[in-house]
RNA sequence: GGGCCAAUAGCUCAGUUGGUAGAGCACUUCCAUGGCAUGGAAGGGGUCAGGGGUUCGAGUCCCCUUUGGUCCA
Numbered sequence: 001g002g003g004c005c006a007a008u009a010g011c012u013c014a015g016u017u018g019g020u021a022g023a024g025c026a027c028u029u030c031c032a033u034g035g036c037a038u039g040g041a042a043g044g045g046g047u048c049a050g051g052g053g054u055u056c057g058a059g060u061c062c063c064c065u066u067u068g069g070u071c072c073a
Stems, first nucleotide, its partner, number of pairs: 001072007010025004019056001027043006049065005
């Protein structure tokens, strides 16, 4: 320098044919216990890496950039 893959909650990751963003763990409150561990119930938390485009509508499609991984030279 070129090819490919990835970027979504604090962490690990889903997200179907483009149609109101989710799970587990973690966090907060409550219940059970004398307390912890543990179990149960409820709740908070998102510029979907950044910018632009297409569309009535974009996490999803297209282009550029950034970061990480990998292969080739």
Transfer RNA from a Candidatus Kerfeldbacteria bacterium, 73 nucleotides, folded computationally. The RNAcentral record of the sequence draws on ENA. It matches the Rfam family "tRNA". Its family is annotated with triplet codon-amino acid adaptor activity in the Gene Ontology. Rfam classes the family as a transfer RNA. Its mean pLDDT, the model's own confidence on a scale to 100, is 80. NCBI's taxonomy places the organism under Bacteria, Bacteria candidate phyla, Candidatus Kerfeldiibacteriota.